[in-house]
Context: one part of a larger RNA
Molecule: small-subunit ribosomal RNA, central domain
Organism: uncultured bacterium
């Protein structure tokens, strides 16, 4: 609840794809639902309302009257919604040219480092901390050479930079698949925007079967600090982190900003194109930053990438706590997710 709001004050659904549904270019024309104007009929009475009048006033009570905003037939209008029918290209799209990319996914290749093994050289320390011990090393470490193994991750380049819807993507080479940009021409001819419900995609961390397992490491040992030290800070170390395939569905899933179109001053960098230019350079088209104007805005700030101004669809919000908690239903193998309260109390 016919109001008012969602970047920080409560509030944008983590993304996307669509179903229903709202909502929808430009012209001609039917129709006449729905709007619009007349006409007929009904809208009982009483009550309300006005207004006169009766109880000594009021309450009450009676008489006029106007109205009853509706519905129903009928007749008409024909801009707008709607619909039906023909045409259109300015929105959507398609097809041919050209360009960018850490977009996804397979498979295959490399170097650096790290750790362990194996041989060499060499001898007392190494390591660690604020300082130390635990650790390790005379069975020969550490350091330094050569060889071998294995995981994992990719310096420099790299960017204020690009890519994707979002989560997210960076070593190189090849193959599939997809999205995007810009010019031009042609073609369809409103096919269009959003989207309740539904699908799908979805970091970490977990789960489940199998495989790895170098390094880091919950947990757990030990060793220190401390009044204690179930930590910080040291020596280990296990799930885990890799992969495969099935689950899970969260997040400060953040631009804390929902998507789609139009229109509203400039300045300046950067990426990809394109056009003009000998050059410097300028024009534009589409991302991606700074500043800034008007307006907005509680302020801080937003400001053509809006938080200005306007349309159209959708999620959400409605005092803190209790509580994202009970309880019901849904989902899961579990963890647990999803949906969501009152009581009491300030």
């Nucleotide at each position: 609840u016919u109001g008012g709001g969602c970047g920080u004050a409560a509030a944008g659904g983590g993304c996307g794809c669509g179903u229903a549904g709202g909502c929808g270019g430009c012209c001609c024309u039917g129709c006449a639902a729905g709007u619009c104007c007349g006409g007929c009929g009904u809208g009982a009475a009483a009550u309300a309302c006005a207004u006169g009048g009766g109880c000594u006033c009021a309450a009450c009570c009676c008489g006029u009257g106007g109205g009853c905003u509706g519905c129903g037939c009928u007749g008409g209008a024909a801009a707008c919604u709607g619909u039906g029918g023909g045409g259109c290209u300015a929105g959507a799209g398609u097809c041919a040219c050209g360009g960018a990319g850490g977009g996804g996914c397979a498979g295959c290749c490399g170097g650096a480092a790290u750790u362990c093994c194996u041989g060499g050289u060499g001898u007392a320390g190494g390591g660690g901390u604020g300082a130390a011990a635990u650790c390790u090393g005379u069975a020969g470490a550490u350091a330094u050479c050569a060889g071998g193994a294995a995981g994992a991750a990719c310096a420099c380049c790299g960017g204020u930079g690009g890519c994707g819807a979002a989560g997210g993507c960076g070593g190189g080479c090849u193959g599939c698949c997809a999205g995007c940009c810009g010019a031009u021409g042609a073609c369809u001819g409103a096919c269009g925007c959003u989207g309740a419900g539904g699908c799908g995609c979805g970091a970490a961390a977990g789960u489940g079967c199998g495989g790895g397992g170098a390094g880091c490491a919950a947990a757990c040992a030990g060793g220190a600090u401390u009044a204690g030290a179930u930590a910080c800070c040291c020596u280990g170390g296990u799930a885990g982190u890799c992969c495969g395939c099935a689950c899970c569905a969260u997040a400060a899933a953040c631009g804390a900003u929902g998507c789609a179109c139009a229109c509203u001053a400039g300045a300046u960098g950067u990426c990809g194109g394109g056009c003009c230019g000998a050059g410097c350079g300028g024009c534009u088209c589409g991302g991606u930053g700074u500043c800034g104007g008007a307006g907005c805005g509680a302020a801080c700030g937003c400001g053509a990438u809006a938080a200005g101004u306007g349309u159209g669809c959708c999620g959400c919000c409605u005092g803190g706590g209790g509580a994202g908690u009970a309880u019901g239903c849904c989902c899961g193998c579990a963890a647990g997710g999803g949906u969501g309260a009152a009581a009491c109390u300030c």